[in-house]
Context: one part of a larger RNA
RNA sequence: CUCUUUCUAAGGAACUCAGCAAAAUAGCCCUGUAACUUCGGGAAAAAGGAUGCCUCCUCACAAAGAGGGUCACAGUGACCAGGCCUGGGCGACUAUUUACCAAAAACAUAAGUCUCCGCGAAGUCAUAAGACCAUGUAUGGGGGCUGAUGCCUACCUAGUGCCAAAAGGUUAAGGAAGUUGGUGACCUGAUGAUAGAGGAGCCGAUGAUCGAAGCCCCGGUGAACAAUGACCAUUACUAUAACGAUCCUAAGGUAGCAAAAUUCUUUAUCGGAUAAGUUUCGACCCACAUGAAAGGUACAAUGAUCUGGGCACUGCCUUGGAGAGAGCUCA
Numbered sequence: 001c002u003c004u005u006u007c008u009a010a011g012g013a014a015c016u017c018a019g020c021a022a023a024a025u026a027g028c029c030c031u032g033u034a035a036c037u038u039c040g041g042g043a044a045a046a047a048g049g050a051u052g053c054c055u056c057c058u059c060a061c062a063a064a065g066a067g068g069g070u071c072a073c074a075g076u077g078a079c080c081a082g083g084c085c086u087g088g089g090c091g092a093c094u095a096u097u098u099a100c101c102a103a104a105a106a107c108a109u110a111a112g113u114c115u116c117c118g119c120g121a122a123g124u125c126a127u128a129a130g131a132c133c134a135u136g137u138a139u140g141g142g143g144g145c146u147g148a149u150g151c152c153u154a155c156c157u158a159g160u161g162c163c164a165a166a167a168g169g170u171u172a173a174g175g176a177a178g179u180u181g182g183u184g185a186c187c188u189g190a191u192g193a194u195a196g197a198g199g200a201g202c203c204g205a206u207g208a209u210c211g212a213a214g215c216c217c218c219g220g221u222g223a224a225c226a227a228u229g230a231c232c233a234u235u236a237c238u239a240u241a242a243c244g245a246u247c248c249u250a251a252g253g254u255a256g257c258a259a260a261a262u263u264c265u266u267u268a269u270c271g272g273a274u275a276a277g278u279u280u281c282g283a284c285c286c287a288c289a290u291g292a293a294a295g296g297u298a299c300a301a302u303g304a305u306c307u308g309g310g311c312a313c314u315g316c317c318u319u320g321g322a323g324a325g326a327g328c329u330c331a
Base pairs, nucleotide, nucleotide: 001327002326003325004324005323006322007321008320010318011317019313027051029049030048031047036041038148052070053069054068055067057065058064071075083311084310085309086308087307088306089305090303091302096106111146112145113144114143115142116141117140123132124131125130149298150297151296152295154228159225160224161221162220163219168216169215170214174210175209178206179205180204181203182202183201186198188196229247230246232244256290269283270282271281272280
């Protein structure tokens, strides 16, 4: 010097991103116990008292209780063994997770809702056979989203998706009357040398027309993907604009909540807490860019969660000091 550990006057969070770490609390018995609440809880709330040994009484030899005595600084005498209160965010809860840097507000969950599926089910794996689903049968099974509970879940179907309908338009392969090109058995004719006229079949080209779903079209559907304006002016101080006008849209953000895990400006402004508060709580609303199952809002209980305050307690600090035990260096 490093590590482990014990104590520390006075103060007691002045430390620090943050009470990190440490200290404090602690068992059993008795008393007592608030707000709030889903009436179950909250709760070991909080806050107090008692605790050894001897003797005696109730008594059963145990346990518990009453009285008396006695010792110590100290009686759960060591070990073992909750710190507590309060405000807020998030997730209802118990549970699960990144084996070896993340345990959480992430995942799951009960519950809600939408959608598909009538059984040889839908869905999934497989080329297939076959298998799972399921030795199940709609109070069942698959998929999506939300995520207890209370109060609720506004408006928009123009775009995209899905569903339904099949009247009309468009539409493939394929078929095909007709038209046409090539080749051409064969027949006819003239001839012995070439030509001409006809022509089944085969191979093409083109082709009126027939031809399904789909798409267009029509309607529905938002707990489907999504979306939910701009500008001008106005009341007898000023300010503001219930009112009015214009443009655009499928419709123009309703209830609620709000400087928020969302607020750039921003340490917004006002109030509480402090002597002093970029944090925190309560409000306000000018929401850059909140908002209703990518759920909105409230909420008891709950959390090795995040965050503000307080009591107790302390070497965290003012600010150091002393001791014990290891290691290292030197001797």
A computed fold for a 331-nucleotide part of an RNA from Gossypium aridum, annotated as large-subunit ribosomal RNA, domain IV. Taxonomically the source falls in Gossypium (Eukaryota, Spermatophyta, Magnoliopsida, malvids). RNAcentral holds the full RNA, with entries from Rfam. Model confidence (mean pLDDT): 85 of 100. It matches the Rfam family "Bacterial large subunit ribosomal RNA". Its family is annotated with structural constituent of ribosome and ribosome in the Gene Ontology.